[in-house]
Context: one part of a larger RNA
Molecule: small-subunit ribosomal RNA, 5' domain
Organism: uncultured bacterium
RNA sequence: GGAUGAACGUUGGCGGUGUGCCUAAUACAUGCAAGUCGAACGGUGACGAUUUUGUAGCAAUACGAAUGAAAUCAUAGUGGCGAACGGGUGAGUAACGCGUUGGUGAUCUGCCUCGAAGUGUGGAAUAACUUCCCGAAAGGGUAGCUAAUACCGCAUAGUCUCUCAAGGUUUAGAAAAUUGAGAGUAAAGGAUUUAUUCGCUUCGAGAGGAGCCUGCGUCCCAUCAGCUAGUUGGUAGGGUAAUAGCCUACCAAGGCUAUGACGGGUAGGGGACCUGAGAGGGUGGCCCCCCACAAUGGAACUGAAACACGGUCCAUACACCUACGGGUGGCAGCAGUAGGGAAUAUUAGAAAUGGGCGAAAGCCUGAUCUAGCAACACCGCGUGUGCGAUGAAGGCCUUCGGGUUGUAAAGCACUUUUUGGAGGGAAUAGGAAGGAAGGUACCUCCAGAAUAAGUCUCGGCUAACUACGUGCCAGCAGCCGCGGUAACACGUAGGAGGCAAACGUUAUCC
Numbered sequence: 001g002g003a004u005g006a007a008c009g010u011u012g013g014c015g016g017u018g019u020g021c022c023u024a025a026u027a028c029a030u031g032c033a034a035g036u037c038g039a040a041c042g043g044u045g046a047c048g049a050u051u052u053u054g055u056a057g058c059a060a061u062a063c064g065a066a067u068g069a070a071a072u073c074a075u076a077g078u079g080g081c082g083a084a085c086g087g088g089u090g091a092g093u094a095a096c097g098c099g100u101u102g103g104u105g106a107u108c109u110g111c112c113u114c115g116a117a118g119u120g121u122g123g124a125a126u127a128a129c130u131u132c133c134c135g136a137a138a139g140g141g142u143a144g145c146u147a148a149u150a151c152c153g154c155a156u157a158g159u160c161u162c163u164c165a166a167g168g169u170u171u172a173g174a175a176a177a178u179u180g181a182g183a184g185u186a187a188a189g190g191a192u193u194u195a196u197u198c199g200c201u202u203c204g205a206g207a208g209g210a211g212c213c214u215g216c217g218u219c220c221c222a223u224c225a226g227c228u229a230g231u232u233g234g235u236a237g238g239g240u241a242a243u244a245g246c247c248u249a250c251c252a253a254g255g256c257u258a259u260g261a262c263g264g265g266u267a268g269g270g271g272a273c274c275u276g277a278g279a280g281g282g283u284g285g286c287c288c289c290c291c292a293c294a295a296u297g298g299a300a301c302u303g304a305a306a307c308a309c310g311g312u313c314c315a316u317a318c319a320c321c322u323a324c325g326g327g328u329g330g331c332a333g334c335a336g337u338a339g340g341g342a343a344u345a346u347u348a349g350a351a352a353u354g355g356g357c358g359a360a361a362g363c364c365u366g367a368u369c370u371a372g373c374a375a376c377a378c379c380g381c382g383u384g385u386g387c388g389a390u391g392a393a394g395g396c397c398u399u400c401g402g403g404u405u406g407u408a409a410a411g412c413a414c415u416u417u418u419u420g421g422a423g424g425g426a427a428u429a430g431g432a433a434g435g436a437a438g439g440u441a442c443c444u445c446c447a448g449a450a451u452a453a454g455u456c457u458c459g460g461c462u463a464a465c466u467a468c469g470u471g472c473c474a475g476c477a478g479c480c481g482c483g484g485u486a487a488c489a490c491g492u493a494g495g496a497g498g499c500a501a502a503c504g505u506u507a508u509c510c
Stems, first nucleotide, its partner, number of pairs: 001510004006506005013381006019374002021340001026338003030335003035081003040078002043075004051066006088293003097218004102213003107210003112206008120154004129144002132141003160184007189198003219265003226256003231253008268290004272283004295316005318329004346371001348370003353367001354365004384414004394405004419447006428437001454499005459480003465494005475482002
């Protein structure tokens, strides 16, 4: 000198764009953050045409009761899809975790796209509901009824799967393709204007995604020198979508290591960011990619995918409710609270974009887009412009002549960025309506210099000096050093210099 997710002191006009718990991965009140589909299903409720009927009345009619078609609307439950995305955090991890290069002849893939074929026929339940019971609650049990795109048979089926046989190219090495024989395995319907359309089943291909393996790279300590029994390899079996000591049995005795094993410490990695002429050094906040985690530890279930932040089970600690028998909870989602700390924001709004569901209308979405708070950072603008000498007054200094503040002020003329007031008023939002931000940005008019300057320094380094006070005191200080009676170094005043809505200090990096 540059830089910062900064903090502190003094000061503070506006706008734009960004950024904002670095500490306690501490504990959390409250609200919201994942739902959706009635065009899968049976109910239930609302609405209520029609019909029957009561009371009053001469009647018209008035007030009721029962019945409950069709359509529409709503929805607790069964069922489907989603909830594995999106969002947060960086505790752990020195590792195939990450980065990069390859491999998969060892693999999987819901939704989506393309292609081929099919969608036949039966059955038994169960929630909801009704009944009864237990419980303070959370919740649970008995009996009975019922539906489906829920569940289970049978049929049919191949280029699918398995077994056997043939075949055969490439390769390090077995595949595959192709052919034959045998065996086995599917399905679900809904809507409808009857035209179709949305689905379902099996197979092939693609896209995107994922798993696994691999060469190289990836911090400090040798005051860590030896480490290792599933350890290293083989055979067989199990297991997985798949390879593999991944697991088991048996056999062999191997494997790693000064090119740093093992141990200890520290740490998420990268794109990038800061600095530097570069080589390097430092950092990993915001944004993007990958990984890991979800009170702590463990486990599996469901599923195309999880060993699952707002799922389940177990254990632990903590907290809450309780009728003491037993239950409930997990903000490292968005706000917010307490605590810690030098220190970090609103319990705000919903139009678009993206996502989930749906045939659609649409619903949901603290993702997202906006607004609020903060000079936290960067950028831009303003705090007036021109003229104005009796060089006014006042202040300060003085050799008492004057000098300086200083064209500075006053005064005269002008302008209106900004500010205030009034009027108009968007794009975003594609053809109509609606539309958060928002009556915002922006435009026009009016008013009036009006609403707007500080901070640090002035001994040398280092731009900028005098007076008074103090008297090794009070104090200053980055280094050298100032202060003990004329201090350009302390304090105040005047003046000057630097930067400026900031200035200075501290911390950290180059």